[in-house]
Context: one part of a larger RNA
RNA sequence: CACUGGCUAAGGAACUCGGCAAAUUGACACCGUAACUUCGGGAGAAGGUGUGCCCCCAUUACGUGAAAGCCCUGCGGCCGUAGCGGAAGGGGGUUGCAGAGAAAUGAGGGUUGCGACUGUUUACCAAAAACACAGGACUCUGCGAACUCGUAAGAGGACGUAUAGGGUCUGACGCCUGCCCGGUGCUGGAAGGUUAAGGGGAGAUGUUAGUCUUCGGGCGAAGCUUCGAACCGAAGCCCCAGUAAACGGCGGCCGUAACUAUAACGGUCCUAAGGUAGCGAAAUUCCUUGUCGGGUAAGUUCCGACCUGCACGAAUGGCGUAACGACAUCCCUACUGUCUCGGCCAGUGACCCA
Repeated sequence: CACUGGCUAAGGAACUCGGCAAAUUGACACCGUAACUUCGGGAGAAGGUGUGCCCCCAUUACGUGAAAGCCCUGCGGCCGUAGCGGAAGGGGGUUGCAGAGAAAUGAGGGUUGCGACUGUUUACCAAAAACACAGGACUCUGCGAACUCGUAAGAGGACGUAUAGGGUCUGACGCCUGCCCGGUGCUGGAAGGUUAAGGGGAGAUGUUAGUCUUCGGGCGAAGCUUCGAACCGAAGCCCCAGUAAACGGCGGCCGUAACUAUAACGGUCCUAAGGUAGCGAAAUUCCUUGUCGGGUAAGUUCCGACCUGCACGAAUGGCGUAACGACAUCCCUACUGUCUCGGCCAGUGACCCA
């Protein structure tokens, strides 16, 4: 010097990103216990008091229970002054610095955010506000179900049957969940337009028996062959509707009130419709340490308000919410070597000497 322990005057978080670490608390009995609340909780809330040993009440209550007794005939029951075990309480005394004498054994309170909760998770850097969850909703599925695996047979679903099963979203509970169907998706519709293979075959190509010839070649039936127009051809798409707890979306400019300011009001443009309730500098606010209030001597954090929401907003749910949380923020009490600021001791290492 390092590590692991122990102690420490005065102060007591001044340390630090942050009370990280340490300290405090701690058992049992009794007293006592707030807001809030889903009336269960909160709660071991908080905050207090007691605890050793000896004697007495005391042959304590109570338990067990030999013998005897009673009822009875069973491995029976009742009672039970012996013996044994034995709380809790009251009174008196005694003792140490200290009586849960060691060890083991909650620190507590207040505010806010997030998630209802118990659970689950990144085996080896993340345990969480992430996942799950009961509950809610939409949608598919009539049974050889939908859906999944398999080329198939077949299997799961399910030896189930719509109070069932699959998929998607939301996420206890309370109060609620506004407007838009123009786009995309889905569902329904079938008049019209478009449209494949296929059907159809107008017409055309090649070939050549024949025929004509100026002997170079020309024309060319049937058959075969290769193309091939019209016309007939579904679903789909176009089209017409519905549907947002489907994917999603939810405006701009100008003017106006007898101080000023502001604009209930008016005008105009655009849109499918222009953000309702609630919340709001928020896990969302750039400007921003916004402004005001609270807390501190002093507060970029925190809490309460305001609303100018860069860029909240209603099941990609909105706003509340008791209980719960090794979650996150801020504050307070207690407590402490975290610190002012160090010091001492022990053990183990390292180092030095032999």
Annotation
A computed fold for a 354-nucleotide part of an RNA from a wastewater metagenome, annotated as large-subunit ribosomal RNA, domain IV. The prediction has a mean pLDDT of 87. Rfam family: Bacterial large subunit ribosomal RNA. The RNAcentral record of the full RNA draws on SILVA.